Context: one part of a larger RNA
RNA sequence: GACGAACGCUCCCUGCGUGCCUAAUGCAUGCAAGUCGCACGCACCUUCGGGUGAGUGGCGCACGGCUGAGGAACACGUGGCUAACCUGCCCAUGAGUGGGGGAUAACGGGCCGAAAGGCUCGCUAAGCCCGCAUACGAUCCGUUUCGGCGGAGGAAAGCUUCGGUGCUCAUGGAGGGGGCCGCGCCCCAUUAGCUAGUUGGUGUGGUAAUGGCGCACCAAGGCUGUGAUGGGUUCCGGGUCUGAGAGGACGAUCCGGCAGACUGGGACUGAGACACGGCCCAGACUCCUACGGGGGGCAGCAGCAAGGAAUUUUCCCCAAUGGGCGAAAGCCUGAGGGAGCAACGCCGCGUGGAGAAUGACGGCUUUCGGGUUGUAAACUCCUUUUACUGGGGACGAUAAUGACGGUACCCGGUGAAUAAGCCCCGGCUAACUACGUGCCAGCAGCCGCGGUAAUACGUAGGGGGCAAGCGUUGUCC
Numbered sequence: 001g002a003c004g005a006a007c008g009c010u011c012c013c014u015g016c017g018u019g020c021c022u023a024a025u026g027c028a029u030g031c032a033a034g035u036c037g038c039a040c041g042c043a044c045c046u047u048c049g050g051g052u053g054a055g056u057g058g059c060g061c062a063c064g065g066c067u068g069a070g071g072a073a074c075a076c077g078u079g080g081c082u083a084a085c086c087u088g089c090c091c092a093u094g095a096g097u098g099g100g101g102g103a104u105a106a107c108g109g110g111c112c113g114a115a116a117g118g119c120u121c122g123c124u125a126a127g128c129c130c131g132c133a134u135a136c137g138a139u140c141c142g143u144u145u146c147g148g149c150g151g152a153g154g155a156a157a158g159c160u161u162c163g164g165u166g167c168u169c170a171u172g173g174a175g176g177g178g179g180c181c182g183c184g185c186c187c188c189a190u191u192a193g194c195u196a197g198u199u200g201g202u203g204u205g206g207u208a209a210u211g212g213c214g215c216a217c218c219a220a221g222g223c224u225g226u227g228a229u230g231g232g233u234u235c236c237g238g239g240u241c242u243g244a245g246a247g248g249a250c251g252a253u254c255c256g257g258c259a260g261a262c263u264g265g266g267a268c269u270g271a272g273a274c275a276c277g278g279c280c281c282a283g284a285c286u287c288c289u290a291c292g293g294g295g296g297g298c299a300g301c302a303g304c305a306a307g308g309a310a311u312u313u314u315c316c317c318c319a320a321u322g323g324g325c326g327a328a329a330g331c332c333u334g335a336g337g338g339a340g341c342a343a344c345g346c347c348g349c350g351u352g353g354a355g356a357a358u359g360a361c362g363g364c365u366u367u368c369g370g371g372u373u374g375u376a377a378a379c380u381c382c383u384u385u386u387a388c389u390g391g392g393g394a395c396g397a398u399a400a401u402g403a404c405g406g407u408a409c410c411c412g413g414u415g416a417a418u419a420a421g422c423c424c425c426g427g428c429u430a431a432c433u434a435c436g437u438g439c440c441a442g443c444a445g446c447c448g449c450g451g452u453a454a455u456a457c458g459u460a461g462g463g464g465g466c467a468a469g470c471g472u473u474g475u476c477c
Base pairs, nucleotide, nucleotide: 001476002475003474005473006472007471008470009469013348015346016345017344018342019341020307025305026304027303029302030301031300034059035058036057039056040055042053043052044051045050066260067259068258076184077183078182079181080180081179082178085177086176087175090173091172092171093170094169095168096167097166098132100130101129102128107122108121109120110119111118112117139152140151141150142149143148158165159164186232187231188230193223194222195221198220199219200218201217202216203215204214205213235257236256237255238254239250240249241248242247262283263282264281265280266279285296286295287294288293313339315338316337317336321335322333323332324331325330352382353381354380355379362373363372364371365370387414388413389412390411391410392409396404421466422465423464424463425462426447427446428445432461433460434459435458436457442449443448
């Protein structure tokens, strides 16, 4: 000097930030992801225009938000490669959208269960599901004079107010992602040897895709003192702090990346997940139960308990920005925008200004003359930031729409009025006397003070330093 700080004493106000660093401990309650009736059938309502509801279907739920456990690794950073790759929605271009079939939820009947939920029979729609046809180009095979040619097999979905909007195939783009590589990336040698899918090959499987990624067979390799292997520690970077710099230390908030979602494992769906508020299995924990069986996962926002020196409201709003869905109106959004709490930090403002005595009272001290507090106060004049009070009143919103908010800000009125503490005074180090105490009580960062005149302990007066803060402790430079 710095801090996501804590502790002690103290505290008027604004603005902007920041706020579980510990137990990735456990969680009551509410909310945090829905939306579309311009895909579809049904039920109900209807002003006959339409609306409401659950269900089927579509898109989204892989974003956003949280956390840093794990991980020393191509995780991250940087620079490249991908002729070894994928890409929903969006944009551009080309081609197509013909003709059939089927099931099922909702619903109705019956039944089981305490519940969670389930069984059975029957009916039904679609942009749901499945064949057939067609195939510019794309895929595979053959051929080729490299321009193509021939063959095989593969697609679709409609709705419409006729304006549109969808669907399928293909090529390119944009943005996003997967994979590979060079270099960089902490400590311990009181870790010196490590390795059998190990290293390579052939084949095969698998994947969007290369590859021992998996498998079969074959060979015997591969790494290591330029530190392998093992152990410890740790999210990484942009950056932050410090320093003249070189460097050192750190990685909160904000931005990018990675990883995780009670613990371990697994796949399903999907353009994308091995999926925080999805599924299955196992485990620990916990809740309900009619004991047969079921439910749950705050490292989302608040909030609770616990741990701890220590970290906030179970607030308001979708008005703005952004996201999802929708043709739209709009709906949803604890993302976000705001308000609240906390001197936790930084910046700013005030707690009044001028005059006023050879200088009151009081306090302290004294050599008893005085000195000092001290222009300090009283008193006179002035001002009104702030405060209180009355009135006006936004920007943020572009025609409408403002949570914040009757806030910020502006004008008037009242009245010095509402507002100062903390630490220190032996040397380092700026600031000294008195009394009390008597190696006691105590102080202390170092040196050291205290055993009867202590500027070092305690109190007082005085003084010094900072100031809505001041000190102490911890940590880094």